[in-house]
Molecule: RNase P RNA; transfer RNA
Organism: soil metagenome
RNA sequence: GCGCGCCGGGCGAUCGCGGGUCUCGCAAGAGACUUGAGGAAAGUCCGGGCUCCGCAGGGCAAGGGUGCCGGCUAACGGCCUGUCGGGGCGACCCGAAGGAAAGUGCCACAGAAACAAACCGCCGCGGUGCGAUCGAGAGAUCGUGCAUCGGCAAGGGUGAAAUGGUGCGGUAAGAGCGCACCGGCGGCAUCGAGAGGUGCCGGCCGGGCAAACCCCACCCGGAGCAAGACGGCAAGGGAUUCGCCGCUUCGGCGGCGCGAGCGGCCCGCUCGUUUCCCGCACAUCGUCGCAUCAGGCAUCCGGUGACGGAUGUCGCAGAGAGAUGAUCGCCGCCAUGCCGCGCGCGAGCGCGGCGUGCGCACAGAACCCGGCUUACAGGCGCGC
RNA sequence: GCCGGAGUAGCUCAGCUGGUAGAGCAGCUGAUUUGUAAUCAGCUGGUCGGGGGUUCGAUUCCCUUCUCCGGCU
Numbered sequence: 001g002c003g004c005g006c007c008g009g010g011c012g013a014u015c016g017c018g019g020g021u022c023u024c025g026c027a028a029g030a031g032a033c034u035u036g037a038g039g040a041a042a043g044u045c046c047g048g049g050c051u052c053c054g055c056a057g058g059g060c061a062a063g064g065g066u067g068c069c070g071g072c073u074a075a076c077g078g079c080c081u082g083u084c085g086g087g088g089c090g091a092c093c094c095g096a097a098g099g100a101a102a103g104u105g106c107c108a109c110a111g112a113a114a115c116a117a118a119c120c121g122c123c124g125c126g127g128u129g130c131g132a133u134c135g136a137g138a139g140a141u142c143g144u145g146c147a148u149c150g151g152c153a154a155g156g157g158u159g160a161a162a163u164g165g166u167g168c169g170g171u172a173a174g175a176g177c178g179c180a181c182c183g184g185c186g187g188c189a190u191c192g193a194g195a196g197g198u199g200c201c202g203g204c205c206g207g208g209c210a211a212a213c214c215c216c217a218c219c220c221g222g223a224g225c226a227a228g229a230c231g232g233c234a235a236g237g238g239a240u241u242c243g244c245c246g247c248u249u250c251g252g253c254g255g256c257g258c259g260a261g262c263g264g265c266c267c268g269c270u271c272g273u274u275u276c277c278c279g280c281a282c283a284u285c286g287u288c289g290c291a292u293c294a295g296g297c298a299u300c301c302g303g304u305g306a307c308g309g310a311u312g313u314c315g316c317a318g319a320g321a322g323a324u325g326a327u328c329g330c331c332g333c334c335a336u337g338c339c340g341c342g343c344g345c346g347a348g349c350g351c352g353g354c355g356u357g358c359g360c361a362c363a364g365a366a367c368c369c370g371g372c373u374u375a376c377a378g379g380c381g382c383g384c
Numbered sequence: 385g386c387c388g389g390a391g392u393a394g395c396u397c398a399g400c401u402g403g404u405a406g407a408g409c410a411g412c413u414g415a416u417u418u419g420u421a422a423u424c425a426g427c428u429g430g431u432c433g434g435g436g437g438u439u440c441g442a443u444u445c446c447c448u449u450c451u452c453c454g455g456c457u
Base pairs, nucleotide, nucleotide: 001384002383003382004381005380006379007378009331010330011329012328013327014326015325017036018035019034020033021032022031023030024029038362042373043372045371046370047369048368049367050224051223052222053221057267058266059265060264063220064219065218066217067216068082070080071079072078083097084095085094086093087092098215099214103213104212105209106208107207119156120155121152122151123150126149127148128147129146130145131142132141133140134139164182165181166180167179168178169177183205184204185202186201187200188199189198190197191196228288229287230286231285236278237277238276239275242257243256244255245254246253247252258272259271260270261269293315295314296313297312298311299310300309301308302307332360333359334357335356336355337354338353339352340351341350342349343348385456386455387454388453389452390451391450394409395408396407397406403440411427412426413425414424415423433449434448435447436446437445
């Protein structure tokens, strides 16, 4: 230097606070004992438990999310192993890493052209016209001398990006046009569970952007403990009791129809009776939800690992406007001042002593759990 | 505690299928006026809250973070 794990002031005394148990007390309360923040309790960025909404069932649509392969897990956008790409001398680290050859869109300025193009340029193989020479003429020949059609995309220029790259051959000039090597794409063979690797073949060479729309595959019902349940208090007002048929022990039950109930719709489902609405009251009554858990630790076993299994052991905050703190003493650490010693040319560094400091990182549970991200003075251990 | 929204000039706000950021008020200068106000002309003024990423290029798209505001039985 790299990776992993852990700690994150210690001890004592006094005072104080929340919870629990016990004792005393008619009660109010008092006393004793015991227990009392974190690795992130944070941000609320994901996932789940739990609760209600309409059973949270099936389908369609919309919307949102994820995105190499395989696995772990209750689940995940997390984690592990592997693949590919990138970085590092290296131990190792990083990666939103499907599809641009389905379609649409965008690519400002510049530039001829931003996806099918030719501004400068190169060419004179080919066509036409002009020209020159020869010839009586028909015509023949010549040269790119030049105009146009044409051929080309090597070079220049523009740009973030310009039609695979380098070299040789080839040609009128050129060009994967041909060849060698490299890169990409496709096919075949082979190895692998797969992502993919290796080899051979084919000139096939078709710009970028999907953290633009989109396509493909997979996932997701919504709200949230101020969810919600039970009880208490509470004047009053309003709405509602469907129809037919069958059975009946006359309490009701079943079928059909009609109506009502979704925070998208359909099917399925539920309800049609004692339930709902309004109102009143209230910084918001009491109890529960509420802490025994996907729980921590140790050992063994399986697995490369995440993780799983077995056995043993431990019980570990629970307020309801929110407790977990303060003072003193000693020690540790940090910063700073002075003195002494040592090292160094020097700036300075190290050690020791004395003193100073409202000094001691980041930060504080609020239904619970698994992750991620962010903040963090200083220190310890192990491996490479 | 839970849920949602917004940060752009001194102030209030535009700007969004990515291409050098604008308006009104305020400020300054000049004109007009005896002077001021009003009016007219011109000018100044921006880390687009911070950091990182995607892209040739980010106020805009994505991630993270900070600050502020609103709602809840």